[in-house]
RNA sequence: CGGAGUGUAGCGCAGCCCGGUAGCGCAUCGUAUGGAUGAUCCCAGCGAAGGUCGGUGGUUCGAACCCACUCACUCCGA
Numbered sequence: 001c002g003g004a005g006u007g008u009a010g011c012g013c014a015g016c017c018c019g020g021u022a023g024c025g026c027a028u029c030g031u032a033u034g035g036a037u038g039a040u041c042c043c044a045g046c047g048a049a050g051g052u053c054g055g056u057g058g059u060u061c062g063a064a065c066c067c068a069c070u071c072a073c074u075c076c077g078a
Base pairs, nucleotide, nucleotide: 001077002076003075004074005073006072007071010026011025012024013023020061028048029047030046031045033044034043035042054070055069056068057067058066
């Protein structure tokens, strides 16, 4: 320098192809329900909080998703 891939909640990931309410697990916080312990939210269940989807711009009624540029990391080639 050229090509490809990845980037979404604190962490790990879906969602993208085919535009239409941003989700799951773990972790965190709460808990009036059930269970367990010598005792304790310890376990389960339930609930809550946490994101301007790497950035900027564009297309569109509407963008995580399409387009352009760009940043970081990984791989391949020279």